Transfer RNA from a Clostridia bacterium, 73 nucleotides, folded computationally.
[in-house]
RNA sequence: GCUGAUGUAGCUCAGCAGGUAGAGCACUUCCUUGGUAAGGAAGAGGCCAGCAGUUCAAAUCUGCCCAUCAGCU
Repeated sequence: GCUGAUGUAGCUCAGCAGGUAGAGCACUUCCUUGGUAAGGAAGAGGCCAGCAGUUCAAAUCUGCCCAUCAGCU
């Protein structure tokens, strides 16, 4: 230099043939217990790495760019 993959909640990940974003763990409150742990209920938390384009509508399609990983030269 070229090619490909990945980037979504604090962490690990799902959602990709466009239609107002979910799970597990963790966190907060409550119930239960003599007190923990376990269990149960409720809740907070992300507008999707960034910029632009297409569209009525983009996490999803297109272009550029950044980071990480892998391969080729």
It matches the Rfam family "tRNA". Gene Ontology term of the family: triplet codon-amino acid adaptor activity. Lineage of the source: Bacteria > Bacillati > Bacillota > Clostridia. Its mean pLDDT, the model's own confidence on a scale to 100, is 80. The sequence was found in a public genome assembly.